[in-house]
Molecule: Glycine riboswitch aptamer
RNA sequence: CGGAGGAACUCUGGAGAAUCCCGUGAAAACGGGUGCCGAAGGUGCAAGGCCGCAGGGCCGAAUCUCUCAGGCAAAAGGACAGGGCGAGCGAU
Numbered sequence: 001c002g003g004a005g006g007a008a009c010u011c012u013g014g015a016g017a018a019u020c021c022c023g024u025g026a027a028a029a030c031g032g033g034u035g036c037c038g039a040a041g042g043u044g045c046a047a048g049g050c051c052g053c054a055g056g057g058c059c060g061a062a063u064c065u066c067u068c069a070g071g072c073a074a075a076a077g078g079a080c081a082g083g084g085c086g087a088g089c090g091a092u
Base pairs, nucleotide, nucleotide: 005089009084010083011082012081013080018034020033021032022031023030024029035072036071037070041068042066044064048059049058050057051056
């Protein structure tokens, strides 16, 4: 010199499951109960790696798992996918 990648922001798409029951309340909302959902976040771990003479310990992914949190009309949120823009850094 060059600029693959790329945080944040932004646009579009985006599933599941109760418009459940009781109480307080004018309402918003709050408290309790039962049944469910998994795709914010979080928990767990396979292969593999590391440590130890050994028993064993540590690291270790997901849309899997748990259901703590969250959610179960609409709205909002929403993993993820694609587009825009593109800081710092920056492979060859």